[in-house]
RNA sequence: GCCAAUGUAGCUCAGCGGUAGAGCACUCGCUUCGUAAGCGAGCGGUCGGGGGUUCGAUUCCCCCCAUUGGCUCCA
Numbered sequence: 001g002c003c004a005a006u007g008u009a010g011c012u013c014a015g016c017g018g019u020a021g022a023g024c025a026c027u028c029g030c031u032u033c034g035u036a037a038g039c040g041a042g043c044g045g046u047c048g049g050g051g052g053u054u055c056g057a058u059u060c061c062c063c064c065c066a067u068u069g070g071c072u073c074c075a
Base pairs, nucleotide, nucleotide: 001071002070003069004068005067006066007065010024011023012022013021018055026042027041028040029039030038048064049063050062051061052060
């Protein structure tokens, strides 16, 4: 330099056109003499950034950024 994949809750991931879910974590409660475990409830994200298409975009298109992988490599 070229190509591809991935960016979504604190973490690991799902969702792939109709204003976002799960598990773990966190908070509260029940239970216990107490802790852990278990059970119940709650909190938490304008979906990497910007534009476009559309009645409507996390989803489709373009550009950029970051991470990962692969290829190439000369002056």

Transfer RNA from a Campylobacterota bacterium, 75 nucleotides, folded computationally. NCBI's taxonomy places the organism under Bacteria, Pseudomonadati, Campylobacterota. It matches the Rfam family "tRNA".